[in-house]
């Protein structure tokens, strides 16, 4: 120095022809169950979708710049 990939909840990840209002597991809180714990059950909190701009009536999704991490040529 040049391709390529991922970056979405406290972790680990889903989510494509752009369209209700962004979701799981697993974790945390409250409550049933139990003497109590686990486990199980119902219910809840948690998210500027890495950053910043743009197209568009509308953008996690498409364009441009940009930050990390992993990879591959050199």
């Nucleotide at each position: 120095g040049g391709g390529g990939c991922a970056a979405u909840a406290g972790c680990u990840c889903a989510g494509u022809u752009g369209g209700c209002u962004a979701g799981a597991g697993c974790g945390c809180g409250a409550c049933g169950u139990u003497c109590g714990c686990a486990a199980c059950g119902u219910u809840g909190a948690g998210g500027u979708c890495g950053a910043g701009g743009g197209u568009u009536c509308g953008a996690c999704u498409c364009c441009c710049u940009u930050u990390u991490g992993c990879u591959c040529c050199a």
Molecule: transfer RNA
Organism: Lentisphaeria bacterium UBA1791